Background: Predicted 3D model of a 72-nucleotide RNA (transfer RNA) from an uncultured Clostridia bacterium. The coordinates come from a structure-prediction model, not an experiment, and the mean pLDDT is 82. Rfam family: tRNA. It is annotated as a transfer RNA. The sequence was found in a public genome assembly.

[in-house]
RNA sequence: AAGGGCGUAGUUUAAUUGGUAAAACACCGGUCUCCAAAACUGUCGAUUCGGGUUCGAUUCCCGCCGCCCUUG
Numbered sequence: 001a002a003g004g005g006c007g008u009a010g011u012u013u014a015a016u017u018g019g020u021a022a023a024a025c026a027c028c029g030g031u032c033u034c035c036a037a038a039a040c041u042g043u044c045g046a047u048u049c050g051g052g053u054u055c056g057a058u059u060c061c062c063g064c065c066g067c068c069c070u071u072g
Stems, first nucleotide, its partner, number of pairs: 001071007010025004019055001028042004049063004
C1' cells in the first nucleotide's frame, strides 16, 4: 500500500430477511451476619463517530477512526 473481518453496559454475549435494545458477571444500595464472605433482592448503565435512505436503522448504503487477519 491492497484485500477481508469485527466495533452494542465496566467485562462476556444476544437482538436474523428494518418495528423502537435483552441477559449473566461486575459496581452501588438493601436483607441476613458480632464483622466479613456466601445467599437473596433492588437500581444504574451501552449500539465507535459523522452523514444518507426510510414512517421507523444495532441492522441497509457512504465516509472517518480503532482492533485483528491475509498478500506484497